RNA sequence: AAUUUUGAUGGGGAUGGAGUCCCCCGAUACCCGCCGGAUGGCUGAUGACUCCUACCGGGCG
Numbered sequence: 001a002a003u004u005u006u007g008a009u010g011g012g013g014a015u016g017g018a019g020u021c022c023c024c025c026g027a028u029a030c031c032c033g034c035c036g037g038a039u040g041g042c043u044g045a046u047g048a049c050u051c052c053u054a055c056c057g058g059g060c061g
Base pairs, nucleotide, nucleotide: 010025011024012023013022016052017051018050019049020048021047033042034041035040
C1' cells in the first nucleotide's frame, strides 16, 4: 500500500454551535411541536443542565 473480515467508533431526540449526562434506533431503523375541516395561526434555538451565536421586545448612554 492493496484485499478480506470485524466494527457501535454510527444515526437521532420540531430552527445553528460547544461541553456533560440521559433516552431511542441499528438503516425499509430512529426522529420530524401545538391548534384548526381548510386557507392559516401560535410556541420553542436544550431531551436535561451550563453556555455561545442568531432573532424579538424593553431600558440606559

Predicted 3D model of a 61-nucleotide RNA (Fluoride riboswitch aptamer (crcB RNA motif)) from a Bradyrhizobiaceae bacterium. The organism belongs to Nitrobacteraceae, within Bacteria. Model confidence (mean pLDDT): 78 of 100. Its Rfam family is "Fluoride riboswitch aptamer (crcB RNA motif)". Its family is annotated with response to fluoride and positive regulation of gene expression in the Gene Ontology. Of the family's consensus pairs, 100% are formed in the model.